Description
The prediction has a mean pLDDT of 85. This is a predicted structure of a 510-nucleotide part of an RNA (small-subunit ribosomal RNA, 5' domain) from Candidatus Microgenomatus sp. Rfam family: Bacterial small subunit ribosomal RNA.
[in-house]
Context: one part of a larger RNA
RNA sequence: GGAUGAACGCUGGCGGCGUGGAUAAGGCAUGCAAGUCGAACGAUGCGGUUGCGAUUACAUCAAGAUCGCGUAGUGGCGAACGAGUUAGUAACACCCUGGUACGUACCCCGAAGUCGGGCAUAACUUGCCGAAAGGCGAGCUAAUUCCCGAUGGUGCCGCAAGGCUAAAGCAGCAAUGCGCUUCGGGAUCGGCCUAGGUCCUAUCAGCUAGUUGGUGAGGUAAUGGCUCACCAAGGCGACGACGGGUAGGGGGGGUGAGAGCCCGUUCCCCAACGACGCAACUGAGACACGGUGCGUACUCCUACGGGAGGCAGCAGUCGAGAAUAUUCGACAAUGGGCGAAAGCCUGAUCGAGCGACGCCGCGUGCAGGAUGAAGGUCUUAGGAUUGUAAACUGCUUUUCUGCCGGAUGAAGUAACGUCAUUUAUGGCGUUAUUGACCGUACGGCGGGAAUAAGGGGCUGCUAACUUCGUGCCAGCAGCCGCGGUAAUACGAAGGCCCCAAGCGUUAUCC
Numbered sequence: 001g002g003a004u005g006a007a008c009g010c011u012g013g014c015g016g017c018g019u020g021g022a023u024a025a026g027g028c029a030u031g032c033a034a035g036u037c038g039a040a041c042g043a044u045g046c047g048g049u050u051g052c053g054a055u056u057a058c059a060u061c062a063a064g065a066u067c068g069c070g071u072a073g074u075g076g077c078g079a080a081c082g083a084g085u086u087a088g089u090a091a092c093a094c095c096c097u098g099g100u101a102c103g104u105a106c107c108c109c110g111a112a113g114u115c116g117g118g119c120a121u122a123a124c125u126u127g128c129c130g131a132a133a134g135g136c137g138a139g140c141u142a143a144u145u146c147c148c149g150a151u152g153g154u155g156c157c158g159c160a161a162g163g164c165u166a167a168a169g170c171a172g173c174a175a176u177g178c179g180c181u182u183c184g185g186g187a188u189c190g191g192c193c194u195a196g197g198u199c200c201u202a203u204c205a206g207c208u209a210g211u212u213g214g215u216g217a218g219g220u221a222a223u224g225g226c227u228c229a230c231c232a233a234g235g236c237g238a239c240g241a242c243g244g245g246u247a248g249g250g251g252g253g254g255u256g257a258g259a260g261c262c263c264g265u266u267c268c269c270c271a272a273c274g275a276c277g278c279a280a281c282u283g284a285g286a287c288a289c290g291g292u293g294c295g296u297a298c299u300c301c302u303a304c305g306g307g308a309g310g311c312a313g314c315a316g317u318c319g320a321g322a323a324u325a326u327u328c329g330a331c332a333a334u335g336g337g338c339g340a341a342a343g344c345c346u347g348a349u350c351g352a353g354c355g356a357c358g359c360c361g362c363g364u365g366c367a368g369g370a371u372g373a374a375g376g377u378c379u380u381a382g383g384a385u386u387g388u389a390a391a392c393u394g395c396u397u398u399u400c401u402g403c404c405g406g407a408u409g410a411a412g413u414a415a416c417g418u419c420a421u422u423u424a425u426g427g428c429g430u431u432a433u434u435g436a437c438c439g440u441a442c443g444g445c446g447g448g449a450a451u452a453a454g455g456g457g458c459u460g461c462u463a464a465c466u467u468c469g470u471g472c473c474a475g476c477a478g479c480c481g482c483g484g485u486a487a488u489a490c491g492a493a494g495g496c497c498c499c500a501a502g503c504g505u506u507a508u509c510c
Base pairs, nucleotide, nucleotide: 001510002509003508004507006506007505008504009503010502013362014361015360016359017358018357019355020354026318027317028316030315031314032313035077036076037075040074041073043071044070045069046068047067048066049065050064053061054060055059084273085272086271094197095196098193099192100191102190103189107186108185109184110183111182112181113180114179115149116148117147118146124139125138126137127136128135129134155164156163157162169178170177171176199245200244201243206236207235208234211233212232213231214230215229216228217227218226248270249269250268251267252263253262254261255260275296276295277294278293279292298309299308300307301306326352328351329350330349334348335346336345337344338343365395366394367393368392375386376385377384378383400447401446402445403444404443405442409437412433413432414431415430416429417428418427419426420425454499455498456497457496458495460479461478465494466493467492468491469490475482476481
């Protein structure tokens, strides 16, 4: 000199873009953060139309039919993504290289099929237990839930003969569409293996019994001591095994001419974790942050018998700390889940709020103006300086304020028409309609210099000096060092220097 997720002191006008719990992976009140589908299913509530019929003064009721809007439950898909954190991990965790004994829901392409039957169960009704959380029994019922049979080949097993193995419907007047089953291929994502790379310590020198290898078996989607039985006695190590300490890794960032050194915040990729420990279930995928079971600690409820919970999601709170924000708005856009769609959900996201925390930009006026006014300071008392600075005159209006106008971000979606096309769908046109931010950005008109400057320093290094006060005191200080009666080094004032909405200090890195 440069840099920072900074903090502290003094000061503070505006905007844009970024950025903000680095410490206690400490504890958490409250709200929200993952739902959706009635075009899978039975039931049920409300409303409309119709309506055999009943009562009848108007009219009302009502089996049934039908349309629409909902609801708890069954079923499906999602919930394994997205969001957070960096505790652990020195390891195939990561980076890079090569590989394969494997899997892959939704999506795409190709081929074939979608036949017949059955048993349940929630909801519901009913009985019971419990303070609650919740649970038990009886009866009834549906399905794209479950089961059986048939068919079977491009599938699997097998040398062959032969054997094994599937399905579900829904919408629509229909055409048809969406599904379902099996097989093959693709795409995507993942599992596993692998040469090389990856911090400090030898005041850590020996480590190892599933240990190293084999045979067989089990297990897995799959290889493998992954697990087990038996057999052998191996395997690793000064090219640093084993142990200890520290640490998520990378793309990248800072600095530097480079080599290098240091760092890993925001953003992206990967990994790991979800109070701590263990375990499996479901599933294409988890050993699963807002799922389940068990144990531990903690917190809460309790009728004392027993229960409930997990912010390292977004806000917010306490604590510890030098220190880090709103219990905000919207799904308008982008993206995600579900759905045929309309749409619903989305603290992802987009926005707004707070903080000079950072970078960048703008402003706090411009020109004229000498009696060089007054005041201040210094003085050799003549004057010098502050200083064109002010006043005063003219001008401008960025900004500010008042009024008026006012976006881009909107693509879509729905209906209708039309054209192409086998439909799907696409193109075109018309109409209707969708903006949180926001009456914001921006533009126009009016007003008036109006609303806006500080901080640090002045012995040398180092740009900038005088007076007074103090008297080794009070104090300063990065280093050398200043201060003991004329201190340019302390304190104040005037002047000056450097930066500027900032300026200094501290910490850390180069």
The sequence was found in a public genome assembly.